[in-house]
Context: one part of a larger RNA
RNA sequence: CCCAAGCAAGGGAACUCGGCAAACUAGUCCCGUAACUUCGGAAGAAGGGAUGCCUGCCUAUGAGUAAUGGGCAGGUGGCACUGAAAUGGGGAGAGCGACUGUUUACCAAAAACACAGAUCUCCGCAAAGUCGAGAGGCUUAGUAUGGAGGUCGACGCCUGCUCACUGCUAGUACCCGAACACCCCGUUCAAGGGGAAAAAGGGCUGGUAAAGAGCGGGGGUAACUCUGACCCUCUUAAGGUAGCGUAAUACCUCGCCGCUUAAUUGGCGGCUUGCAUGAAUGGCGUAACGCCUCUCCCACUGUCCCUGCUUGGGACCCG
Numbered sequence: 001c002c003c004a005a006g007c008a009a010g011g012g013a014a015c016u017c018g019g020c021a022a023a024c025u026a027g028u029c030c031c032g033u034a035a036c037u038u039c040g041g042a043a044g045a046a047g048g049g050a051u052g053c054c055u056g057c058c059u060a061u062g063a064g065u066a067a068u069g070g071g072c073a074g075g076u077g078g079c080a081c082u083g084a085a086a087u088g089g090g091g092a093g094a095g096c097g098a099c100u101g102u103u104u105a106c107c108a109a110a111a112a113c114a115c116a117g118a119u120c121u122c123c124g125c126a127a128a129g130u131c132g133a134g135a136g137g138c139u140u141a142g143u144a145u146g147g148a149g150g151u152c153g154a155c156g157c158c159u160g161c162u163c164a165c166u167g168c169u170a171g172u173a174c175c176c177g178a179a180c181a182c183c184c185c186g187u188u189c190a191a192g193g194g195g196a197a198a199a200a201g202g203g204c205u206g207g208u209a210a211a212g213a214g215c216g217g218g219g220g221u222a223a224c225u226c227u228g229a230c231c232c233u234c235u236u237a238a239g240g241u242a243g244c245g246u247a248a249u250a251c252c253u254c255g256c257c258g259c260u261u262a263a264u265u266g267g268c269g270g271c272u273u274g275c276a277u278g279a280a281u282g283g284c285g286u287a288a289c290g291c292c293u294c295u296c297c298c299a300c301u302g303u304c305c306c307u308g309c310u311u312g313g314g315a316c317c318c319g
Base pairs, nucleotide, nucleotide: 001314002313003312004311005310006309007308008307010305011304014303019300027051028050029049030048031047036041038154052076053075054074055073056072057071058070059069060068061067077081089298090297091296092295093294094293095292096290097289101113102112117152118151119150120149121148122147123146129138130137131136155285156284157283158282160215161214162213165212166211167208168207169206170205171204174203175202176201182195183194184193185192216234217233218232219231220230243277244274255271256270257269258268259267260266
């Protein structure tokens, strides 16, 4: 010096990306317990008190002056009585995901997957879907309150506009639409030419967005100013509704204001013209939950100021 432990005056996060690590707390009984809430919870919230041993007595169970449990009074030792071991640190505000679960065996446990639940599509059973070359299987010894596939993901309030494009779907008197076959011509036979008919599909007409997707620009205007309910115009299939919003999304950006600090590119709350939010690729909320992420406070500490000492094992030295 390294590894694993123990202790540390005063300070107490000044350390650091970050309290990482360590420390604090801890069992049991009693008292007491907020916001919020889906009324179950939150909750062991928080916070406070007690706890050993000895003697006597009361009481429950018991047949009992056994035993076990509960209680009262008196005494007594220690710094300390859950005396060791085992054994929650707590609180506040946000983000994400409802939750318990699942996952990258061996660098990722998560906000990813799943999930109850919502919705769309297909399927009437010799079904749809799927495996197999097939025979034959699965689904299913099931039958639409069922099965298969897609998307979203508890719950609450909701889910706007667009069918022009792509897809799917229904229809279609009519148009386009191949070869074989048919008719005619042609050929000794063929080849070859022409005609009519004609499937799917396309055209055409509708539907469909919890299908793939998409959801504008310019100019003017109110009796201070500013702003623009209002008007004009170009244009689209339709021009982003409710919400939310500097956001896990905002370039400018450390936006502006407030709170928090002595000081804050942080956090939270507002505002919001959103470079480039937005409604089942769901939107916005939400109690509970989380080895998730961010911020703050109390307690606590060798994280640090700033190191020191001790124990064990290495390294190292000698043999």

Source information
RNAcentral holds the full RNA, with entries from ENA. The part of an RNA shown here (large-subunit ribosomal RNA, domain IV) has 319 nucleotides and comes from a Microcaldota archaeon. Its mean pLDDT, the model's own confidence on a scale to 100, is 87. Its Rfam family is "Archaeal large subunit ribosomal RNA".